Notes
The RNA shown here (small-subunit ribosomal RNA) has 1453 nucleotides and comes from an uncultured bacterium. Rfam family: Bacterial small subunit ribosomal RNA. The RNAcentral record of the sequence draws on ENA.

């Protein structure tokens, strides 16, 4: 400091996840020391036991004990008395509060302590203890009787205080004892501490907007230590709130922790400082100090005793126990040190505290060894089988001993005594590498990799996400990374988050600008002078506790930890000074505002008149069959006279042309003409006021269109509804009817994509070109027309902002003012609660819960029932076919032991297969083999090899017969054949989604791209896009682009003409010879042709068109003209396309089998159902006879002449030919004759019988062939659909691979030979631009709502049950304060009756608990029900996204 995640990719916007640092923790896995801290965050839930506040004899009587003979000392025990028990130690339920911080204040109080001032006289009366009698189970307790004080009363006297304030009046005291203190009393003054007020700070929630009757003030009492509605009584009506009152929620407060750069934010454990509380509520009393944790009293809940009358109790004190809980120790030692608390002390007492005990809770510090040791042991574990790692690591050798353990010594913590801790800390010696390493990770974020299991399983996951057979993401191993006695997980907080933005953010489209306007609070305000000194600045100063945090020093070996100084504590008082700016006051000013005077423009409102077209209606006329309406139609009208057409008349409602990015209005919105009435702006004048201004929360007002009342209107349109077509459906989209509505008035409504998606206002900042509305000016006689200026309203634009888009003086620039919004999608603008409304509804507006993205702009693709140019047998124009029959031959389906396997839209399917009877063959039964049919190594033997029987169906098993070969340096060596052991072969078994190579296919389509440069923030564009042109990214031009590859084209091969060479086996024109005839022979070498090398064709040439291009068109030549035909030749890529079975090849799988051998069956089936084909359906034909004319192949395991034999397949025969020579080989159609006469035929030939030929070991299953016989379907084939643009379709033969045999198939080859094409609309595919997109797996896309299912959270809801609280009212423990005189009464008075005073007891007052009623709030359940979220493959349609097939959205009904 950043990083992953939205997208194909990119910039920005936005959420969500990581990385860090924290902890009073908790879990898992582990575990060596030691220091310092820490340690119930949950039930202020209940508490067994033991401790936690006593102490003084120098206040006082008693009793007992000792010790003395005794006084009498010491001592212990219960009580009187004083101090103390309000500290010290717990814990945060409570509390939004003067409670807390912090800075002020006056009307106060103060035992114990300190200084000063005096003062301590004289007397009285009880009364515990004790004893005696009682009661009670206990706690307790009642009654007589005796005693003392520093306990209790009175009197005196009072510096001095106190009320008064001139007088007067009132008020103390205590002693003790060791004679030297210690107390005691009055004043005053300080120190500590404390009680009251005050400013200022101090959680959320307005879906909590009004709160208060002692409430606010005031007089008077009262009442408190003190002020005060603190309490009463009278009077007043006020007192608080939007600067958030009241009410709900929730919380101790702060020093400070913790992050954080800061400013913040979270948080308030230890440790300090404050508050509150004490089982739960209320009360006082003693006391200096309480409304009291271990104190009373009363009420409740609750535990315990109990003799049922009654009592007893409070761990939130210290261990402890139960309980809750993810989870928090010991029922330990000491007062020895530090503080407390009595005491003159010594002394006790002290679970405060000092210490140890348990826990890696944490934070610090040590150790678990240290050198040396291999081109590197074993072992592990990967491996390309080489090695590589683990790895100097171990071992092995040579050191140290810190920590631990053992023995010795032995502290400081104590000024004089006293040591719990502790025989500790430290120190000294002894043995010995001895006793001490784990956890987490290793796809990216994030350092860190392999192998093996597993196969969307079984796990992981912080987030993106992995996991469906090669997982670096799941397990486990090796290896490696991090931290380290810890290591991870979880949970919380703050960081990162500029993701609530003060420092620091945003609103045109991403969330966001109120629908508009007035105008109150309120915020913010021109210019100039004066004075203030509130805010603002400065300087002193108080005050900011300590600890802590910084800095510097300095102790514990270091650190952690401690200690000492400093410095900061940004804050708040109080003094002083300053006057610029803000702000108070005062005075002036005019330019902002307004007013005045003249003026010209406008669909600005409101009202009331008025006018023409035009729709419909109705009444008359003319006319006749039809109108109407759509894609097409049909309901509909119309012979009862319609449409049309001519006159008259009624009614409603809108104003054509003018009209215009024109005008006007605050929006909404405003449109014939007149008139009244009313508002606004503009402009020119500069006479007045004299800052009067701007914005604007709450308010108030206007606010399209629907939409509601109520009365009115109703021509035309036109939700609902009817009907008629569409359609699969059609509750739509079109037609033909039509009612609210639209329209007027009056009253609701309050809302829109109410948009510029852009709030009001002010200043400022290049220009250009247009339009309205004014004013001034030039020029002109005027129109017209320039220049200056103002107000508006538009188009481009620099700068400058934006994420881009785009804004650009009408800003979204640059600033200033104030207002309203925004803070991931979603659920949801929804629920509840309130406010509105007649009702629809509207405004304010969330939460469970879910998702990791919604979304913005651009950018390249693909796509569109989007637009533009163009190609193409794509259509259209032709010609022949397929789809119908019957065969073939493929596929699917079915069947089967098996019908092996692959291929499956175009681009499978007469495909792999250029040829399944055995073999092939991979597939089924059935017999068989085990190092195997093959490959290499090692041993022993043998030459290889062959004959002949026998058994099987073979394969095999047996059993026989000939037979000794080749090299040799003589060792021995190679081929080969049999047995053996074992490494290993073997696989047409799986993965074409793990691959290699090949193939298809878009497509021979013209495209794909790069370098360097320019522009862009960037994906990318540019180039390549424009104009022209070609088949062509072909060429020219133009041009931020200039080049450049790979592709187009050419180069190759072939065929067309022509020349040259050559001249057999092929030619034969001259010449000769010869034959029935034939290049048959001599010869020729011209010609055809054979094969080699050459020339030709380049828009080259002429005219035109076009830009003077590039090109096109027409010509001329010419064998052939613009690419001359035809081949081969397939760009970057796409299609997880095809092929593990041509072949290769990673894994994985199988090894007496999934390998290998035979043999006999399948691969040839058959209700069917689909593609390819052949042959027909016939006369352009079939038969029959006859006559011609190619080309390219192929032949020696071959082609095979003549000849003869059969009707025929063919048999026999054997010349010739390694082929320009023989041979296959006959060419078909064609042509000439002849026959048939439209018929299931003299068409067509399938099936079927008979009989044959061949070929092979063998044609049953399952070959082709021939002959005779037989004589099926079919008479041009429905929807649909292929081919083909010239030597093409069409149509006719011929040949070859394969192959013993077996084409209707495949691949060739040549005969004959058309017919059309106007011309790009539409169907399909394709290229190039542009355009919208919500698609990128790319339209076979995406994607919407109901409906069915299962799961979650939520609303409503007859109610039901808690919980807080508010009114009214009953009701009153205790105890306080009043009253009262029924009872009692020691001190002082007394005239001795009494009284004074006090206690009890009655009562008033207040009041806790309790209890009625009746509202609020808020939680939990609730039969049923409403939506809403989510959830691999349900249903039904097609809403949205292209013109989304009816343009979407908005509001409304």
């Nucleotide at each position: 400091a950043g990083a992953g995640u939205u997208u194909g990719a990119u910039c920005a916007u936005g959420g969500c996840u990581c990385a860090g640092a924290a902890c009073g923790a908790a879990c898992g896995c582990u575990g060596g020391c030691g220091g310092c801290a820490g340690g119930c965050c949950u039930a202020a839930c209940a508490c067994a036991u033991g401790c936690a506040a006593g102490u003084c004899g120098a206040a006082c009587g008693c009793g007992c004990g000792u010790a003395g003979c005794a006084a009498u000392a010491c001592g212990c025990g219960a009580g009187u008395g004083g101090c103390g028990c309000a500290c010290g130690g717990g814990u945060g339920a409570g509390u939004a509060a003067c409670a807390c911080g912090u800075g002020g204040g006056a009307a106060c109080c103060a035992a114990c302590c300190c200084a000063g001032a005096g003062g301590u006289u004289c007397g009285g009366a009880a009364u515990a203890a004790c004893c005696g009698c009682g009661g009670g189970a206990a706690a307790c307790u009642g009654c007589g009787g005796c005693u003392a004080a520093u306990a209790c009363c009175g009197g005196a006297u009072g510096u001095c205080c106190c009320c008064c304030a001139u007088a007067g009046g009132g008020g103390a005291a205590a002693g003790a004892u060791u004679u030297a203190u210690c107390g005691c009393c009055u004043c005053u003054g300080g120190a500590c501490g404390g009680g009251c007020c005050c400013g200022c700070g101090u959680c959320c929630g307005a879906u909590u907007a009004g709160c208060u009757a002692g409430u606010u003030g005031g007089u008077g009492a009262g009442g408190u230590a003190a002020c005060g509605g603190c309490u009463c009584a009278c009077c007043a009506a006020g007192g608080c709130u939007a600067c958030g009152a009241u009410c709900g929620g929730u919380a101790g407060c702060u020093g400070g922790u913790c992050u954080g750069a800061g400013a913040g934010g979270a948080u308030g454990a230890c440790c300090a400082g404050c508050c509150a509380c004490a089982c739960u509520g209320g009360a006082a009393c003693u006391g200096a100090g309480a409304u009291a944790c271990g104190g009373u009293c009363c009420a409740g809940a609750c535990u315990c005793c109990u003799a049922c009358g009654g009592g007893a109790g409070g761990c939130a004190g210290c261990a402890g126990u139960g309980g809750g809980g993810a989870a928090u120790a010991u029922u330990g030692g000491g007062c020895a040190a530090u503080g407390g608390a009595g005491g003159c002390a010594a002394c006790u007492c002290u679970g405060a505290c000092c210490c140890a005990g348990c826990c890696a809770u944490g934070c610090c510090g040590c150790g678990u060894g240290g050198g040396u040791g291999a081109c590197g042991a074993a072992g592990g574990u990967c491996u390309u089988c080489g090695g590589a790692u683990u790895g100097u690591a171990a071992a092995g050798c040579c050191c140290u001993u810190u920590c631990g353990g053992c023995g010795g010594g032995g502290a400081c913590g104590a000024u004089g005594a006293u040591g719990a801790c502790g025989g500790u800390a430290c120190c000294c010696g002894c043995a010995g590498a001895a006793g001490a390493a784990g956890c987490c990770c290793c796809g990216g974020c994030u350092a860190a990799c392999u192998u093996c299991g597993u196969g969307c399983c079984a796990g992981c996951a912080g987030c993106c996400g992995c996991g469906g057979u090669a997982a670096u993401a799941c397990g486990a191993a090796g290896g490696g990374g991090g931290c380290u006695a810890g290591c991870g997980u979880u949970g919380u907080u703050c960081g990162g988050a500029a993701u609530u933005a003060c420092u620091g953010g945003g609103c045109g489209u991403a969330a966001a600008g109120g629908g508009c306007g007035u105008g109150u609070a309120g915020g913010c305000g021109g210019u100039c002078c004066g004075c203030u000194a509130a805010g603002u600045c400065a300087g002193g100063u108080g005050u900011g506790a300590a600890a802590g945090g910084c800095c510097u020093g300095g102790g514990c070996u270091c650190a952690a930890c401690c200690c000492a100084g400093g410095a900061a504590a940004u804050g708040c008082g109080c003094c002083u000074g300053a006057g610029a700016c803000u702000g108070a006051c005062g005075g002036a000013c005019u330019u902002g505002a307004g007013u005045c005077c003249g003026g010209g423009a406008g669909a600005g409102g409101a009202u009331g008149g008025u006018g023409g077209a035009a729709c419909u209606c109705c009444c008359a006329g003319u006319g006749u069959a039809g109108a109407g309406g759509u894609g097409a139609a049909a309901u509909u009208c119309g012979u009862a006279g319609a449409u049309a057409u001519u006159g008259g008349g009624a009614a409603g409602a809108a104003c054509a042309c003018c009209c215009g990015u024109g005008g006007c209005g605050a929006a909404g919105g405003c449109g014939g003409c007149c008139a009244u009435c009313c508002g606004g702006a503009c402009c020119g004048g500069u006479a007045c006021u004299g800052a009067c201004g701007c914005u604007a929360a709450u308010g108030c007002g206007c606010g399209a269109c629907a939409g509601c009342g109520u009365g009115g209107g109703g021509a035309g349109c036109a939700a609902a509804c009817a009907g008629g077509a569409u359609u699969a459906g059609a509750u739509a989209c079109c037609c033909u009817g039509g009612u609210a509505g639209u329209c007027c008035a009056c009253g609701c409504c309050g809302u829109a994509a109410a948009c510029g998606a852009u709030g009001a206002g002010a200043a400022c900042u290049a220009g250009c070109c247009g339009u309205u509305g004014g004013a001034g000016g030039a020029g002109c006689u005027u129109u017209g027309u320039c220049c200056u200026u103002u107000a508006g309203u538009g188009g481009c634009g620099c700068a400058g902002c934006u994420a881009a888009c785009g804004c650009g003086a009408u800003a979204a620039g640059u600033u200033c003012u104030c207002c309203g919004c925004c803070u991931g999608g979603g659920g949801a603008g929804u629920a509840c609660g309130g406010c509105c409304g007649c009702a629809a509804g509207g405004u304010u507006a969330a939460a469970a819960c879910u998702c990791a993205a919604a979304g913005g702009a651009a950018u390249u693709g693909a796509c569109g029932g989007g637009g533009g140019c163009c190609c193409g047998c794509a259509c259209a124009a032709g010609c022949g076919g397929u789809g119908g029959a019957g065969c073939a031959u493929g596929u699917g389906g079915u069947u089967u032991a098996a019908u092996u396997c692959g291929a499956u839209g175009c681009a499978a399917c007469g495909c792999g297969a250029a040829g399944a009877a055995c073999c092939u063959u991979a597939c089924c039964u059935g017999c068989c083999c085990a190092u195997g049919a093959c490959a290499u190594c090692c041993u022993c033997g043998g030459a290889a090899c062959u004959u002949u029987c026998c058994a099987g169906a073979g394969a095999u098993g047996g059993a026989u017969u000939g037979g000794u070969g080749c090299c040799u340096u003589c060792g021995g060596g190679a081929a080969c054949c049999g047995a053996g052991a074992g490494a290993c072969a073997g696989g047409u078994g799986c993965u074409g989604c793990a691959u290699g190579g090949c193939u298809g296919u878009c497509g021979u389509c013209a495209g794909c791209u790069c370098g360097u440069g320019u522009c862009g923030u960037g994906a990318g564009a540019u180039g390549u896009u424009g104009g022209g042109u070609u088949a062509a990214g072909u060429c020219c031009c133009g041009u931020a682009a200039c080049g450049a590859g790979c592709g187009c084209a050419a180069c190759c091969c072939u065929u067309g003409u022509c020349c040259u060479u050559a001249g057999u086996u092929g030619c034969c024109a001259g010449c000769g010879g010869g034959u029935a005839a034939u290049g048959c022979c001599g010869g020729g070498a011209a010609c055809u042709c054979u094969a080699a090398g050459g020339a030709g064709a380049c828009u080259g040439c002429c005219g035109g068109u076009g830009a003077c291009a590039a090109a096109c068109c027409g010509g001329a030549g010419g064998a052939a003209g613009g690419u001359g035909g035809g081949g081969a030749u397939g760009a970057c890529g796409u299609c997880a396309a095809g092929u593990c079975a041509u072949c290769a090849u990673g894994g994985c799988c199988c090894u007496u089998a999934u390998g290998g051998g035979c043999a006999g069956g399948g691969c040839u089936a058959c209700a069917c159902a689909c593609g390819u084909g052949c042959u027909a359906c016939a006369a352009u034909g079939g038969c029959c006879g006859g006559u011609a004319c190619a080309a390219a192949g192929g032949g020696u395991u071959g082609c095979c002449a003549a000849c003869c034999c059969g009707c025929g397949a063919g048999g026999g025969g054997g010349a010739g030919c390694u082929a320009a020579u023989c041979c296959c080989a006959a060419a078909a159609a064609a042509c000439c004759g002849g026959u048939c006469g439209u018929a299931g035929u003299c068409c067509g030939g399938a099936u079927c019988g008979g009989a044959g030929u061949c070929u092979g070991c063998a044609a049953c299953u399952c070959g082709a062939c021939u002959c005779c016989g037989u004589g099926a379907a079919g008479u041009u084939g429905g929807a649909a659909u292929c081919g083909c643009u010239a030597g093409u379709a069409a149509u006719c033969g011929c040949g070859a691979a394969u192959c013993a045999g077996c084409a209707c198939g495949u691949c060739g080859c040549g005969g004959u030979g058309a017919a059309u094409a106007c011309g790009u609309u539409c169907c399909c595919g394709g290229g190039c631009c542009u355009u919208g997109u919500a698609c990128a797996c790319a339209c076979c896309g995406c994607c919407c709502g109901u409906c069915a299912c299962a799961c979650c959270a939520u609303g409503g809801g007859a109610g039901u049950g808690g919980g807080c609280u508010g009114u009214a009212c009953c009701a009153g423990a205790a105890g306080u304060a009043g009253g009262u005189a029924g009872c009692c009464u020691a001190a002082c008075c007394u005239u001795c009756g009494g009284g004074a005073g006090g206690g009890c007891g009655c009562u008033u007052a207040c009041c806790a608990c309790g209890g009625u009623a009746u509202g609020g709030c808020u939680c939990a359940u609730g039969a049923c029900u409403g939506g809403g979220g989510u959830g691999a493959a349900g249903u039904c349609g097609u809403a949205a996204c292209a013109a989304g097939g009816u343009a979407a959205c908005c509001g409304u009904a």